[in-house]
């Protein structure tokens, strides 16, 4: 400088992620409607539905200057007073002219030259208007009106007489008109056109008049308006593929203003169609309007252009123009009138009515303006038009006040509530303003003309100037004045998207919802309120369109796995196409011209106070046509080329194909032989075969099918597919060579051919195998998996079928783009073997790049090009209907209603697996002892009960809460009582006590009495303390919710895990670290490593036990040595040595040795040591899981209750008892029981207590009583053990249940319901089915002791203590649980997951269907109105002609058979949806038989099986290959 002014996203699939993909939202718009609300004005708009039917009024008339002329009025004259005559004026009607074809309405029909656009007419018309030329002479007969007279209800109509015209007719004249013939010239577009000369024939007129003129006729031009033709553009469906006889063309004729099958006759057989004919459905088209960045998409109201229509259908007449909205004829439907004979009508003009509908206005004013018709004009007419009315229907504008004002008033609402926050400067209050509204007054522009008058000019026709006159709107706009904040705010929303939050009510109810989704007692989501947000005279909702949606992708998408590559090839049309050259100029590009109506849009201005609105100018209208030029590219033409392609030639390769022949092994069968009792089969069995000799072995023969080894990620083929050997025929690839042709090529809709398995037809064949079927098993069942049989089939020939996970889930072709390795077939060179910048294949890994990722990666899913095929949310459904093919099975093509908000791909983290690997644990194994059987104890379930209070329920409830239910406890039940309450605090009042004693009623609680009875200070009024009573405020609740909670606890688990920071990797979720190799009890430690560090856990630090010939301290403990004493004893004096007590220390660290190992560490009958590899035990419990347990320990939100769900009391219950389960005790005996004797602990407890000792009692115990607040006294005897005796294998001298009797103790009280003692009684039980539990050393087993709770005790329980004191562990295959890594997944509430199908129930839409019914269209035939075109002797007429008759065409109507499209239907089919129906469990993990695809058969159902195929199958082993070192 030029150009440009323009593009936003969000929610929703998941545990989370990325992607694909649909659904939904935010925006704009509307001829809108509905809900709530409403002050004003301007400008617009207003039946989208029933082109349904219409009452009433109006919407097209005008001209007396075309004609005749009347009623009537006035004047004059006259009169027989009835009237008559003349003159002037003169409606209505009539003849005639022009108009009525415009204007106005509607969108039925129409998919068409209808419309749009651009051309053409050498094939046409054009009233009124303009210009030119010429003419306008003469004559005639009628007919309306009027008059007379009929018919009819009416509409209307017949007859008679007579009359006019710019009505009609005849004659004359006549050409640049028309016509015949013959030339000439020019031009073009094929037929031809134009000009011109001569010739032949035909055809015209109207008057009026104020004398100015206005008309009339013919003709040539112009202008305007129309008519016709053509190119291009203009909707959907192929589940509409063939259509067409006037059809296509020609010749001749007719017809028209005009070309033409427009019509007729004849001739020919054409014409249209996949670039979509025909048919069906829908629809007026355009300028434009809405939206959009644009390209587009949708629409076609108002305004403007065109078309079509006028009750439905047909038809012509008149006319310049119509086949005519307010004309005619006919048919039909409908409505109205009628005297029943017959008539009338057409609002899709303006108003209006009914109806329909969600829905759309006044039966208004005026011709003042603009425009139109007629007229010379005045003027008349004009529902065109201009105005007004109604409606927030839209757009635009204005207002509902402004400023100040904090005790931040009161109310309301909220809260952590003596208070704070918010409503809120909001109000009150003060000052100000007056748009608007109201009242009063004034008051427009829109009007300029015509006419008339005056003046001037004039070509005498007009022109100019002036004056007069004309306003529906309209007492309007506008202006001024007055009063006074006075007259004026709503609607929707507030979970996210999306601006805006709290309380109450409700309790999966009521309801909300555009999508996601809210609501099951703490709802910002429902309803109300307060507050807030948005818009505002409107605000929301609904409907529709565009946008967002790049979600049909031209701009601008995809197809390995998400939807999507045709099973494969050949090939037609089509599309695309190598190098060079000449020409052309169709495409293409540029310039110019025409057109692209106006309005609209955009820009610059102007006018209404602004704006909307109106208006001037410009730009634009991206298009079409014409013309001139350019020639790179594409096309076409010409001539060449060789590199694409093909051919030749020489090698070579292979399971390529077809046919024929041959071969051995195996299997089965057959014969014979040997031989004897089983064989076969399975997880285990059975069915089956076998003494009529099987199986087995040997041999003989036969049959059919398939071809071990070679054999391989090998090879060949287009795909399907192809495998013993040989031969014949045949096809192909590839390499070398560069001889030939010279672009012959690529792709390929339709088409044709091939096309596994199964299946079908005919005929063969049939050894093995084997759907169906049968039997046997398995199982709850087993229409399956397993077994025994077994038919189609598998095989061959011929003919069909035409589908597969027909897969590389990857169309064909061409070019380009790093490498490595392996391998097949050629080639060349050199030759040891490697190697080749050489081709063609087959594979693996990888770079760039691509991809959502997985992955692909010269064999692309990379970069590009061409052509074809296919996709557009899931389901319904590859279904229905239709069509084509097929013998059938079925294949191909291929929807919709309805329904959901997802369906899906890849990857991530978990969890899970009847997946894998590694490891650990009393997990198994090896052992010891138990449980399960008995009796009893105890807890639980169940049952029962007035109550049997409540909780705990797999592991992780069940001798658990409860470490102690006779009352109490106690929460339960029955009954009796209390109501500010049983307890505590405070306020107020009152009493003076309380305590204590005692009477009556009562089961007690309680009720009702009696006796007795204060203290401190004091100003003597009273105040305070304490206690009782009363009142009020706070009560109380073991009532509910452990799924609102805190705290505490169990479990996984004392398992080794769980995380973070920074960095790195990945689009991301996430990963890495934490994996790997070792090691450990351990994520313990070491090594390695894109990780480096850190935290919570582990370990250690703490307590306890084991050692000390360490230290300190010695009483109640101890006693070696010294002394004293006793029958005897640490008894005493003493002692600190020892034991012990209890404090501090030491000690253990793989430190040392050997072996192995890089190290960490491991091993050792190692050494030393009290103890050795964590020395034993305890405390200690990561992130988290189970909505685990507990509202009944406690605390606590919310809810509920208040003469009761609270409190007190008596009695009962928690202790019930057919039964089932858990945990224990005691046993079943001799390793024992009993009797007698005798030895050795530790931990603990004790004054409302332990109680020595003595006495009594058989005993429990009682009586008396020392000592002890405890290393002092006491409980306290330890028991098993040891010694001796007895019992002798039995229901016993085992066992002790049960029961009887008599007692003891505790306690108000032992009946329900205590423990203990003595005597007597003497049950079951003789070692325990399936199954199951604990324990790895001072452990199991066994033995006793103590304690808490407690008056006592149901304790055999629990918690501790010590005594005696084992066995076994090869090992990790298996069961269970756990940890790590890996794998699959359709799970994520996470396998107690998910999920499939039948059946049953309800609802919804839909297919079929005997039929029933309706619609439009076409065909054939019949009949035929009006009308048109013809024919015609009789009747009329002199004639022209007419009437009548008749032929053809034809609307409506009728008949017939089909096709198509709906509606409905007994019955019937499947489909979809629906918190808790039935049967199974098919799929997802190896889903428990891997799954899936095609096909066939079978089965309640998912499904099963056969055959072939696929990996989108896990695991394991082996082989091979690849990568790295």
């Nucleotide at each position: 400088a030029c150009a440009a002014c323009g593009g936003a996203g969000a929610g929703u699939u998941u545990g989370a992620u990325c992607c694909u993909g649909g659904c939904u939202c935010a925006g704009g718009a509307u001829g809108a409607a509905c809900g709530c609300u409403a002050g004003c004005g301007g400008c617009a708009g207003g039946c989208c539905u029933a082109a349904u039917a219409c009452a009433u009024g109006c919407a097209a008339g005008u001209c007396g200057a075309g004609g005749g002329g009347u009623a009537u009025a006035g004047a004059a004259c006259u009169u027989u007073c009835g009237g008559g005559u003349u003159c002037u004026a003169g409606a209505g009607a009539c003849c005639g002219g022009c108009g009525u074809a415009c204007g106005g309405g509607u969108g039925c029909g129409u998919a068409a030259c209808g419309c749009g656009u651009a051309c053409a007419c050498a094939a046409c018309a054009u009233g009124c208007c303009u210009g030119g030329u010429a003419c306008u002479g003469g004559a005639a007969g009628a007919u309306a009106g009027c008059c007379c007279u009929g018919g009819g209800a009416a509409a209307c109509u017949g007859g008679g007489a007579g009359u006019a015209a710019u009505a009609u007719u005849c004659c004359a004249u006549a050409a640049u008109a028309u016509u015949u013939u013959a030339g000439g010239a020019a031009g073009g577009c094929a037929u031809c056109u134009u000009c011109u000369u001569a010739u032949u024939a035909u055809u015209a007129a109207a008057g009026u008049u104020c004398c100015g003129a206005c008309g009339g006729u013919a003709u040539c031009a112009g202008a305007u308006u129309g008519g016709u033709g053509u190119g291009c553009g203009u909707a959907u469906g192929a589940u509409u593929a063939g259509c067409u006889a006037g059809u296509u063309g020609g010749u001749a004729g007719g017809g028209u203003a005009a070309a033409g099958g427009c019509c007729u006759a004849c001739c020919a057989a054409g014409g249209c169609a996949a670039c979509g004919a025909u048919c069906a459905u829908u629809a007026a088209c355009u300028g434009g309007c809405g939206u959009g960045a644009g390209a587009g998409c949708g629409c076609g109201a108002u305004c403007a252009g065109u078309c079509a229509c006028a009750c439905u259908g047909g038809c012509a007449c008149u006319g310049a123009g119509a086949c005519a909205c307010g004309g005619g004829c006919c048919a039909g439907a409908c409505u109205c009138c009628u005297a029943c004979g017959g008539g009338a009508g057409g609002c899709a003009g303006c108003a209006g009515u009914a109806g329909g509908g969600a829905a759309u206005a006044u039966u208004g004013g005026a011709c003042a303006a603009u425009g139109g018709a007629c007229g010379a004009a005045a003027g008349u007419c004009u529902g065109a038009u201009c105005c007004a009315g109604c409606c927030a229907u839209g757009c635009c504008g204005c207002g509902u006040g402004g400023u100040g004002g904090a005790u931040g008033a009161a109310u309301g609402c909220c809260c952590u509530c003596u208070g704070g926050g918010u409503u809120g400067u909001a109000a009150a209050c003060a000052c100000c303003u007056u748009u608007u509204a109201u009242a009063u007054a004034g008051g427009a522009a829109g009007a300029a003309a015509c006419u008339a008058c005056u003046c001037g000019a004039u070509u005498c026709u007009u022109c100019g100037a002036g004056u007069c006159c004309u306003g529906a709107c309209g007492g309007u706009a506008c202006u001024a004045u007055a009063u006074g904040a006075a007259u004026a705010a709503g609607c929707a929303c507030c979970g996210g998207c999306u601006a805006a939050c709290u309380c109450c009510g409700u309790g999966c109810c009521a309801g909300c919802a555009g999508c996601c989704g809210c609501g099951g007692u703490a709802a910002u989501a429902c309803g109300g309120a307060g507050g807030g947000u948005g818009c505002a005279a409107g605000c929301g909702u609904u409907a529709u369109c565009c946008g967002g949606a790049u979600u049909u992708a031209c701009u601008g998408g995809g197809u390995u796995u998400a939807a999507a590559g045709g099973g494969u090839g050949c090939g037609u049309a089509g599309g695309c196409g190598g190098a060079a050259u000449c020409g052309u100029a169709a495409g293409u590009c540029a310039g110019u011209g025409g057109u692209g109506a106006a309005a609209g849009c955009c820009c610059c201005g102007a006018g209404c106070u602004c704006a909307a609105c109106u208006u001037g100018g410009g730009a634009a209208c991206u298009g079409c046509c014409a013309u001139u030029g350019a020639u790179a590219c594409u096309g076409c033409u010409u001539u060449u080329c060789u590199u694409g392609a093909a051919u030749g030639u020489g090698g070579u390769u292979g399971a390529g194909g077809u046919a024929a022949g041959c071969g051995g092994a195996a299997u089965g069968u057959u014969g014979c032989a040997u031989g004897u009792a089983g064989c076969g089969g399975u997880g285990a069995a059975a069915u089956g075969c076998u003494u009529a000799g099987a199986u087995a072995u040997g041999u003989u023969a036969c049959a059919g099918a398939a071809c071990a080894c070679c054999a391989a990620u090998u090879g060949c083929g287009a795909a399907g597919g192809c495998a013993g050997c040989u031969u014949a025929c045949u096809a192909a690839g590839u390499c070398g060579u560069u001889a030939u042709u010279g672009a012959c090529g690529c792709u390929g809709a339709g088409g044709c051919a091939c096309g596994a398995a199964a299946g079908c037809g005919u005929g063969g064949g049939u050894a093995g195998c084997a759907a169906a079927c049968a039997g046997g098993a398995u199982u709850a069942g087993a229409u399956a998996c397993c077994c025994u049989g077994g038919u189609a089939g598998u095989c061959c020939a011929c003919g069909c079928c035409c589908u597969a996970a027909a897969c590389g889930a990857u169309g064909a072709u061409u070019a380009c783009u790093c490498g490595a390795c392996a391998u097949u077939g050629g080639c060349a060179a050199u030759a040891u073997a490697c190697a080749g910048u050489u081709c063609a294949g087959u594979g693996u890994c990888c770079u760039a790049g691509c991809g959502a990722a997985a992955g692909c990666g010269u064999u692309a899913a990379g970069u590009a090009a061409u052509c074809c095929a296919c996709c557009u949310g899931g389901g319904g459904a590859g279904u229905a209907c239709g069509u084509u093919c097929g013998c059938a099975a079925g294949a191909a093509u291929g929807a919709a209603a309805c329904u959901c908000a997802a369906a899906g791909g890849a990857a991530u983290u978990g969890a899970c697996g009847g997946g894998g690997g590694u490891c650990c644990g009393c997990a198994c194994a090896a052992g010891c002892g138990g449980u399960g059987g008995a009796g009893g104890a105890u807890g639980u379930g169940g049952u029962u009960u007035a109550a049997u209070u409540c909780g705990a329920u797999g592991a992780u409830a069940c001798g658990c809460g409860a470490g102690g239910a006779a009352c109490c406890u106690u929460a339960c039940c029955a009954g009796g009582g209390c109501u500010a309450g049983a307890a505590u605090g405070c306020u107020u009042u009152u009493u003076g006590a309380c305590c204590a004693u005692u009477g009556c009623c009562g089961a007690a609680a309680g009720g009702u009495g009696a006796u007795u009875u204060u203290c401190u200070c004091u100003u003597c009024g009273g105040a305070g303390a304490c206690a009782g009573a009363a009142u009020g405020c706070a009560a109380g609740g073991u009532g509910c919710u452990g799924c609102a909670u805190g705290g505490c606890u169990g479990u996984c688990g004392u398992c080794a895990g769980c995380u973070c920071g920074u960095g790195c990797c990945g689009u991301g979720a996430g990963g890495u670290g934490u994996u790997g190799g070792g090691u450990u009890a351990a994520g313990u430690c070491c090594c390695g490593c894109a990780a480096c560090g850190a935290g919570c856990g582990c370990a250690a630090c703490c307590c306890u036990c084991a050692u000390c010939u360490a230290u300190u301290a010695g009483u109640u403990g101890c006693c070696a040595g010294c002394g004293a004493g006793u029958a005897a004893u640490g008894u005493c004096g003493g002692g600190g040595a020892c034991u012990c007590u209890a404090a501090u220390g030491a000690a253990a660290c793989u430190g040392c040795c050997u072996a192995c190992g890089c190290a960490a560490g491991u091993a050792g009958u190692g050494a030393g040591g009290a103890a050795g590899g964590a020395g034993g035990g305890g405390a200690u419990g990561a992130c988290g899981u189970c909505a685990a347990g507990u509202c009944a320990u406690c605390a606590u939100g919310g809810c509920c209750u208040u003469u009761a769900u609270g409190c007190c009391c008596u009695g009962g219950g928690c202790u019930a008892c057919a039964c089932a389960c858990g945990u224990c005790c005691u046993a079943c005996a001799a390793u024992g029981g009993c009797c007698a004797g005798u030895a050795c602990a530790a931990u603990g407890g004790g004054u409302c207590g332990c109680g020595a000792c003595a006495u009594g009692g058989u005993g429990a115990c009682a009586u008396g009583a020392a000592g002890c607040u405890a290393a002092u006294c006491u409980c306290u005897a330890a028991a098993a053990g040891c010694u001796g005796g007895u019992c002798u294998c039995a229901g016993u001298u085992c066992g002790g249940a049960u029961u009887g009797a008599a007692g003891u103790c505790u306690g108000c009280a032992a009946c329900u319901c205590g423990a203990c003692u003595u005597c007597a009684u003497g049950a079951a039980g003789u070692c325990g089915g399936a199954a199951u539990c604990g324990c790895u050393a001072g452990u199991a087993a066994u033995c006793g002791c103590a304690u808490a709770u407690c008056a006592g005790c149901a304790a055999u329980g629990a918690u501790g203590c010590g005594g005696u004191g084992a066995a076994u562990a090869c090992g990790u295959u298996c069961c269970c649980g756990g940890a790590c890594c890996u794998u699959g997944u359709a799970c994520a509430c996470a396998c107690c997951g998910c999920c499939c199908g039948u059946c049953a129930a309800g609802c919804c839409a839909u297919g079929g269907a005997a039929g029933u019914u309706g619609g439009g269209u076409g065909u054939a035939c019949c009949u035929u109105a009006a009308g048109a075109c013809g024919a015609u002797a009789a009747c009329c007429g002199c004639a022209a002609g007419g009437a009548g008759u008749u032929g053809u065409c034809c609307a409506a109507g009728g008949u017939a058979a089909a096709a198509c499209c709906g509606a409905u239907a007994a019955c019937u089919g499947g489909g979809g949806c629906u918190a808790a129906g039935u049967c199974g469990u098919a799929a997802c993990a190896a889903g428990g038989u891997a799954g899936c695809c095609g096909u066939a058969c079978c089965g309640g159902a998912a499904g099963g099986u056969g055959c072939g195929g696929c990996u989108g199958g896990a695991a394991u082993a082996c082989c091979u290959c690849c990568u790295u070192u």

The RNA shown here (small-subunit ribosomal RNA) has 1525 nucleotides and comes from a Chitinophagales bacterium. It matches the Rfam family "Bacterial small subunit ribosomal RNA". The sequence is in RNAcentral, with records from ENA.